[in-house]
This is a predicted structure of a 72-nucleotide RNA (transfer RNA) from Cucurbita maxima.
RNA sequence: GGGUUCAUAGCUCAUUGGCAGAGCAUUUGAUUGUAGAUCAAGAGGUCACCAGUUCGAAUUUGGUUGGGCCGU
Numbered sequence: 001g002g003g004u005u006c007a008u009a010g011c012u013c014a015u016u017g018g019c020a021g022a023g024c025a026u027u028u029g030a031u032u033g034u035a036g037a038u039c040a041a042g043a044g045g046u047c048a049c050c051a052g053u054u055c056g057a058a059u060u061u062g063g064u065u066g067g068g069c070c071g072u
């Protein structure tokens, strides 16, 4: 250099073009002599970046960057 695939919360991952979610983790409260477990509530996101399509894009198209895999 060629082909293919992935990028969404601190981590692992969902989200069929119409207000972005779950589990774990984290914070607060209840319970407990303390802690853990359990229960309740909360916080946490430029959906990698740039541009196009569209009334409307995490989702579609092109490009860029980075990671994985295949073959030479």
Base pairs, nucleotide, nucleotide: 002070003069004068005067006066007065010024011023012022013021018055026042027041028040029039030038048064049063050062051061052060
It matches the Rfam family "tRNA". The family's RNA type in Rfam is transfer RNA.